A computed fold for a 265-nucleotide part of an RNA from a Solirubrobacteraceae bacterium, annotated as large-subunit ribosomal RNA, domain VI.

[in-house]
Context: one part of a larger RNA
Formats: sequence, C1' cells, structure tokens
RNA sequence: CGUUGGAGAAUUGAGAGGAUUCGUCCCUAGUACGAGAGGACCGGGAUGAACGCACCUCUGGUGUAUCUGUUGUCCUGCCAAGGGCACCGCAGGUUAGCUACGUGCGGAUCGGAUAACCGCUGAAGGCAUCUAAGCGGGAAGCCGACCUCGAGAUGAAUUCUCCCACCUCUUUAAGAGGGUAAGUUCCCUGGUAGACCACCAGGUUGAUAGGCCGGAUCUGGAAGCGCGGUGACGCGCGAGGAGACCGGUACUAAUGGAACGAGGG
Repeated sequence: CGUUGGAGAAUUGAGAGGAUUCGUCCCUAGUACGAGAGGACCGGGAUGAACGCACCUCUGGUGUAUCUGUUGUCCUGCCAAGGGCACCGCAGGUUAGCUACGUGCGGAUCGGAUAACCGCUGAAGGCAUCUAAGCGGGAAGCCGACCUCGAGAUGAAUUCUCCCACCUCUUUAAGAGGGUAAGUUCCCUGGUAGACCACCAGGUUGAUAGGCCGGAUCUGGAAGCGCGGUGACGCGCGAGGAGACCGGUACUAAUGGAACGAGGG
C1' cells in the first nucleotide's frame, strides 16, 4: 500500500516445511524343518544407538557488581578494621540465568492408491491364459493421518463484537480538506521478548521496574567486647554478609499531554 467504511478479537486451511532411521535380547520354541550340525516364518514383550524437540528437578559446567581464605605492595596518621592494584591477583565454594556430560518426550497406529510379484473370473483363439472388458491381494517407498507455519490464498476467505452516517470547499468525481467516534500510536516503567523493529506485561481505577520488608538459596562463624593461651590462635555464634530467585509493600519512577484514526454501500 492492497484486501472497496473504520476498528478489536477469534477462526477456516489453499499451500509450504518438518518428521519418517536402525540394532540387540527374551517368549512363542530348541517348536516347524533337518540324519546331524544347526535352526525359523507368523505373533508378542523388553532394552538400546544415533537423530530431533523441549527443559533445568536431579548430576555436572559456567557463573568478571556473590561469600570466604590468602600473597605482595600502596593508601585511609598508627594498632585494629578496611579500600585500590597485581589475569576476577591467586585459591575454595556458589543463587538466578545460560547450558550437556543431565532429564523428559518423539519417530506409534490406521486408512487410500500402487511397484515388482501373487491371484479370481475371462475372451480374442470351442482349449489355455492374472488382461484385452472386469475384480482382488501386495512394500521401510507414494498420498493422507502426526508436528509447525500459513488469507499478499491479489482467488486477498469466514465468524463475533464495537463505532457511526458530521462540517467546509469544489471542476459534482469512488473528489479535496477539516474536526471527531470505536480504536491505535507517540511517550514512559519493564521482560516470559529481542540486533533494530517487532512481540509481551504495565502506566496511579497501578505491583511494570527500582527501593524497602519477609522468605528461599549461597557463603561459613562479621566487627566490637569479654574470657582462655607466653604466643600463633581458640571460644562466647547458623554469626555477619550476599547478583539475578519467590512473595509483600506505592517510598521512587511509569507525570502532564499530543498525534493519528470512518462518512462508504
């Protein structure tokens, strides 16, 4: 921009894409078969490999604004306590998130038309013949069924709900302009979203983000003081601290506002 008034939702499915894999073991059964050695079809069950999708409960990884320990040096006048720098200084842990080495699920089943092939009936051609007319069976393959997208499917679909038929100009045209309706956007707070845009949650009739409070979780026993020890240090103590997690709470910020948007048939 179109979809022949303008909107907000919900659908249909033309079409497109994805998936489609394979093994081992057990039962049937040491049965059929076979002199024996060996050893099934059909049918049923179990368990895997690789691949794919999703997820983070578990197991691990990472976790540079998290906790602790610690070396050197500089600084806060000194002690103590801290801060800076040294690959995050190094080392030991670790929430959320992201992840695989982790977990869950999937390729099941059924229908249709067929290939090779197997048949029925059956002439040409008194017989025979699966074929010439006609009718069956038959594949991991084909078409559906399964998953995803999908009306720019210009062949532009369908359903529900909402808004109404204004004003001016004019060459009177399915004309141009203006103010509005339903509604939308700008703007702002953000994330389950994300390169941007978009999408989604919100914008005071508010829990959207931050702060604060509580909880979870992590770290591992703060400082200060006291006591014990010659001292290093130990004890009084689930202490102190903490990023993303789960809730609560309007304290802070989402103010105020502006723009666009039908007049058809």
The full RNA is in RNAcentral, with records from ENA.